[in-house]
Context: one part of a larger RNA
RNA sequence: AGAUGAACGCUGGCAACAUUCUUAACACAUGCAAGUUCGAUGGGAAGUCGUGUUUCUAGUGGCGAACAAGUGAGCAAGGCGUAAGAACUUGCCCUUGAGAAGGGAACAACAACUUAAAACGAUUAUUAAUACACCGUAGGCCGAGGAGCAAAAGAAGAAAUCCACCCGAGGUUGGGUUCCUGUCUGAUUAGCUAGUUGGUGAGGCAAUAGCUUACCAAGGCGAUGAUCAGUAGUUUGUUCGAGAGAAUGAUCAGCUACACUGGGACUAAGACACAGCCUAGCCUCAUACGGGAGACAACAGUGGGGAAUUUUCGCAAUAGGCAAAAGCCUGACGGAACAAUGCUGCAUGGAGGUAGAAGGCCCACGGGUUAUGAACUUAAUUUCUUAGAAAAGCAAUGACGGUAUCUGAGGAAUAAGUAUCGGCUAACUCUGUGCUAGCAACCGCGGUAAGACAGAGGAUGCAAGCGUUAUCC
Numbered sequence: 001a002g003a004u005g006a007a008c009g010c011u012g013g014c015a016a017c018a019u020u021c022u023u024a025a026c027a028c029a030u031g032c033a034a035g036u037u038c039g040a041u042g043g044g045a046a047g048u049c050g051u052g053u054u055u056c057u058a059g060u061g062g063c064g065a066a067c068a069a070g071u072g073a074g075c076a077a078g079g080c081g082u083a084a085g086a087a088c089u090u091g092c093c094c095u096u097g098a099g100a101a102g103g104g105a106a107c108a109a110c111a112a113c114u115u116a117a118a119a120c121g122a123u124u125a126u127u128a129a130u131a132c133a134c135c136g137u138a139g140g141c142c143g144a145g146g147a148g149c150a151a152a153a154g155a156a157g158a159a160a161u162c163c164a165c166c167c168g169a170g171g172u173u174g175g176g177u178u179c180c181u182g183u184c185u186g187a188u189u190a191g192c193u194a195g196u197u198g199g200u201g202a203g204g205c206a207a208u209a210g211c212u213u214a215c216c217a218a219g220g221c222g223a224u225g226a227u228c229a230g231u232a233g234u235u236u237g238u239u240c241g242a243g244a245g246a247a248u249g250a251u252c253a254g255c256u257a258c259a260c261u262g263g264g265a266c267u268a269a270g271a272c273a274c275a276g277c278c279u280a281g282c283c284u285c286a287u288a289c290g291g292g293a294g295a296c297a298a299c300a301g302u303g304g305g306g307a308a309u310u311u312u313c314g315c316a317a318u319a320g321g322c323a324a325a326a327g328c329c330u331g332a333c334g335g336a337a338c339a340a341u342g343c344u345g346c347a348u349g350g351a352g353g354u355a356g357a358a359g360g361c362c363c364a365c366g367g368g369u370u371a372u373g374a375a376c377u378u379a380a381u382u383u384c385u386u387a388g389a390a391a392a393g394c395a396a397u398g399a400c401g402g403u404a405u406c407u408g409a410g411g412a413a414u415a416a417g418u419a420u421c422g423g424c425u426a427a428c429u430c431u432g433u434g435c436u437a438g439c440a441a442c443c444g445c446g447g448u449a450a451g452a453c454a455g456a457g458g459a460u461g462c463a464a465g466c467g468u469u470a471u472c473c
Base pairs, nucleotide, nucleotide: 002472003471004470006469007468008467009466010465013346014345015344017342018341019339021305026303027302028301030300031299035063036062037061040060041059043057044056045055046054070258071257072256079183080182081181084178085177088175089174093171094170095169096168097167099165102134104132111124112123114121140149141148154163156161184230185229186228191221192220193219196218197217198216199215200214201213202212203211233255234254235253237248238247239246240245260281261280262279263278264277283294284293285292311336312335313334314333318332319330320329321328322327350378351377352376359370360369361368362367384410385409386408387407388406389405393400417462418461419460420459421458422443423442428457429456430455431454432453438445439444
C1' cells in the first nucleotide's frame, strides 16, 4: 500500500446493488414456519317447504411431513476433495409386457355409560372403504427333483374416456457400500491392539464385510510417526502476492454432522426422524401432589452476553406438498423497512464579476494573503418542494406500489466534512506554555524566541466520508 460480516470518534445529501449475532450449540414470553384430499369412505351440520345441486366438517383411509429452512457443538476420519469399482436399493416419474376372478371378518367416528384436577382414557353396542385378512390363478422366488412360498381396488362420467391398483422388464434420479491418493500441530506422547488381524461354519443385512457369534491360527498397525494429547466441519472459493506461496473458510453453491443432554427402536421407498414415538437426565411451567406439559441452532421478537448486527407485507412471480381440478398450504421465496456495513454512480452548483470589498492573519508598515473569492448580474435544474399522468414484470392474476418513469409549476434554492502539516510523508507561520501541560507507530519533541504541545490564520491529503483500533498478507 491492499483487504474486512468489522467496531469506535467526528461528520452526513441522493440512488442502484450487496450484506447485517464473528460473542452464550445461553435461556426463551407471544405470533406464525406442513399440510392436503369428501372425485377412497361411513357419519354430522348448514342451507331448502321438501328432493337434488351446493357449502362446511371431526373420524377412518391415501400421499406428504426424510424436502425446503437453520446451525457448526461434535468430528483428524462412518468426514471432505479427487480418481475408480461391484455385492445392492430406489416412493413419485418415463418406456414397455401381462393382469385385477371369488366370497369374508373387524375397528374408529357416531351413540350409551363412565374414570380423572388436568393431559389422557375405560367398557358396551353398531357400521363403510382404495383400511384388514382368506381363497383361486400368473409372472417371480426357492429347489437336483418332488414338495413349497407368493398379487390386486376401485372412483368420476350418459358414454367415449380419465385418474388410481397389482406383478414383471428396462430407464431416470437419488441413496447405501468398497477402494487409490490428498487432508493441522505436538516425540517434553514410542510403542498400540484380543473381535484385535486372518480363516471355516452359522447368523444377519437391500447388499459386501468381525457386522455378530462358535471354533481355529497368531496375526494387524508403527520413526514414511502408530497410539495418545491439542485444535478444527470440509470443498469450489475468498484476501494478499509478479509468482512461489501465506492466511482464511461470512454471504452464494456442493457434501457432511447436529436438533435441550444421553440412549433406543417403530413406521416408511427413504429416518434411527429439528416443529414424530419410547426411555433416563438437566431446566421451566401449572397441579386437586396422584400424575402431566415443554424444548426458536425456522422467521420475527425478548432477556442475557458483548465493542457489535434489524421488522414487516404478500403468495402476484419462481419453486415445493396435496388434490381429477378449481384450489388450499408454504417466515422457501418475492418484496419493502432499519443500518454509510460495503461497493459503484451522482450532487452540494455553472458563467460573468475588482473599488483586487469588509473582516481575519502575517508584516521589513511599503504591503502580502485569505481571494481564479463574497456581495452583485445572468442562465439552467441533478437533487428538493408541489400538482397531474402512469408502467413492464402476465394469456389471466401485482405484495412491491400510485413505486419506477414522464409532464407542468417553484426556486441556488435543501446538501462538507475529516485527518494531517519535524523526518519517514504531500503541507508553515504567529501567539500561549516553559522538561510544565502535553504529543508520539518509529526516530524523538517540550528546560523563554517550539515549523513536533495548545489555540489561531494559512496549507496539504482524501472526500459523503475521514481518522483510530483489531486481524490477514
Predicted 3D model of a 473-nucleotide part of an RNA (small-subunit ribosomal RNA, 5' domain) from Dioscorea cayenensis subsp. rotundata.
Model confidence (mean pLDDT): 81 of 100.
The RNAcentral record of the full RNA draws on SILVA.
Its Rfam family is "Bacterial small subunit ribosomal RNA".